[in-house]
Context: one part of a larger RNA
RNA sequence: GAACGAACGCUGGCGGCAGGCCUAACACAUGCAAGUCGAACGCCCCGCAAGGGGAGUGGCAGACGGGUGAGUAACGCGUGGGAACCUACCCAGUGGUACGGAACAACCCAGGGCAAACUUGUGGCUAAUACCGUAUACGCCCUUAGGGGGAAAGAUUUAUCGCCAUUGGACGGGCCCGCGUUGGAUUAGCUAGUUGGUGGGGUAAUGGCUCACCAAGGCGACGAUCGGUAGCCGGCCUGAGAGGGCGGACGGCCACACUGGGACUGAGACACGGCCCAGACUCCUACGGGAGGCAGCAGUAGGGAAUUGUUCGCAAUGGGCGCAAGCCUGACGACGCAACGCCGCGUGGAGGAUGAAGACCUUCGGGUCGUAAACUCCUUUCGAUCGAGACGAAUGGCCUCCGGGUGAACAGUCCGGGGGAGUGACGGUACCGAGAGAAGAAGCCCCGGCUAACUCCGUGCCAGCAGCCGCGGUAAUACGGGGGGGGCAAGCGUUGUUC
Numbered sequence: 001g002a003a004c005g006a007a008c009g010c011u012g013g014c015g016g017c018a019g020g021c022c023u024a025a026c027a028c029a030u031g032c033a034a035g036u037c038g039a040a041c042g043c044c045c046c047g048c049a050a051g052g053g054g055a056g057u058g059g060c061a062g063a064c065g066g067g068u069g070a071g072u073a074a075c076g077c078g079u080g081g082g083a084a085c086c087u088a089c090c091c092a093g094u095g096g097u098a099c100g101g102a103a104c105a106a107c108c109c110a111g112g113g114c115a116a117a118c119u120u121g122u123g124g125c126u127a128a129u130a131c132c133g134u135a136u137a138c139g140c141c142c143u144u145a146g147g148g149g150g151a152a153a154g155a156u157u158u159a160u161c162g163c164c165a166u167u168g169g170a171c172g173g174g175c176c177c178g179c180g181u182u183g184g185a186u187u188a189g190c191u192a193g194u195u196g197g198u199g200g201g202g203u204a205a206u207g208g209c210u211c212a213c214c215a216a217g218g219c220g221a222c223g224a225u226c227g228g229u230a231g232c233c234g235g236c237c238u239g240a241g242a243g244g245g246c247g248g249a250c251g252g253c254c255a256c257a258c259u260g261g262g263a264c265u266g267a268g269a270c271a272c273g274g275c276c277c278a279g280a281c282u283c284c285u286a287c288g289g290g291a292g293g294c295a296g297c298a299g300u301a302g303g304g305a306a307u308u309g310u311u312c313g314c315a316a317u318g319g320g321c322g323c324a325a326g327c328c329u330g331a332c333g334a335c336g337c338a339a340c341g342c343c344g345c346g347u348g349g350a351g352g353a354u355g356a357a358g359a360c361c362u363u364c365g366g367g368u369c370g371u372a373a374a375c376u377c378c379u380u381u382c383g384a385u386c387g388a389g390a391c392g393a394a395u396g397g398c399c400u401c402c403g404g405g406u407g408a409a410c411a412g413u414c415c416g417g418g419g420g421a422g423u424g425a426c427g428g429u430a431c432c433g434a435g436a437g438a439a440g441a442a443g444c445c446c447c448g449g450c451u452a453a454c455u456c457c458g459u460g461c462c463a464g465c466a467g468c469c470g471c472g473g474u475a476a477u478a479c480g481g482g483g484g485g486g487g488c489a490a491g492c493g494u495u496g497u498u499c
Base pairs, nucleotide, nucleotide: 001499002498003497004496006495007494008493009492010491013345014344015343016342017341020337021303027300028299030298031297032296035060036059037058040057041056043054044053045052046051067256068255069254076181077180078179079178080177081176082175085173086172090169091168092167093166094165095164096163097162098134099133100132101131107124108123109121110120111119112118140149141148142147154161155160156159182228184226189219190218191217194216195215196214197213198212199211200210201209231253232252233251234250235246236245237244238243258279259278260277261276262275281292282291283290284289309335311334312333313332317331318329319328320327321326348378349377350376351375358369359368360367361366382440385434386433387432392426398420399419400418401417402416403415404414405413406412443488444487445486446485447484448469449468450467454483455482456481457480458479464471465470
């Protein structure tokens, strides 16, 4: 000098954009943050009906999105390769969608405990795109190549949406390897599933992944092992560069979800707002027993030098479900708070000397503040007030017209096209305009040298200053105040950290 997720002191007019618990991965009151589908299914309630509501069975989604950085020195990450794999939804292709059966919720009955959370019964009833069997099999799987094995589901407004098998793709992922990736030798030896083989098991898949047997290997001063520290990268800061430091925001990957362990379901999890066990903690209780997990968004307590609202909206973008209407979405879009940062703007412009008053200095002549002020003329950004007032919205759906498919149809429905109405949280915001009037808007640090800027008074090694050198003991440009000056400016200094 530059930089910062900063803090502290003094000061503070406006706007745009960006960022805002770096500490206790400490504990959490309250609300919200993941649902949706009646075009899979039976039932209950309201209703004359149309229709509406409710829980349940079932499907898809809850593995995304959002948070955090604890752990991890590792194929975790980065980069470049590899072969033994999986992939719901999506796209393209091929073939199929036949015939049957038995249940269980809901509901009813009985019961336990009835405080609650709830819960029991080979008690009763019932549907399905839930479950099971049979048939069939281009292709598919296994094969000793003879053969063996395995599917399906329907719905409705009749035109669509589905279902099964399989091939390929796309997207996403699992696995392996080369190289790279912090410091300690005051850590020198480490290792028994350890290293390799054979065989079995397991997995989507390779593999000591696991097990039995066999062999005795494997790693290490090119730093094994141990202990310290740490999420990694794209990048960010600095620097002429080489390099050094860092990994906050944004993007990619990883890990974690009170602590430890485990599996279930599923295409995908060993699953933040799922389940089970154990532990610590908190809460409720009628003492028998139960409930919970903010490192989601707000918010609280605590810790700390220090970090915001218990706001609005799904209008946009994106996501889940649904044929759709739509529902859900603390993702997101917005607004709010704080000069926390960057950038922009303003606090007026021109004229104005006999150089007013005042203040300070003075060699008492005068000098300086100083064109500064007053005064004259002018302008009105920004702010305040008043008026008008958006873009972001066009898709889907609705109305209407045209063309096409289906159809007996000019009905209905589906596909494509034209036109129309409607949809905005922000927001009466941005932007624009009007009237008024210089009117409402400047501070902070420094002035001994380094380093730009000097005098007077006070003080008297006191009080104090100080980044280094050093100032202060009676004339202090170095302390405190006044005047003057220098620097930056809605900021200026200080502290901390990095180069």
Molecule: small-subunit ribosomal RNA, 5' domain
Organism: uncultured bacterium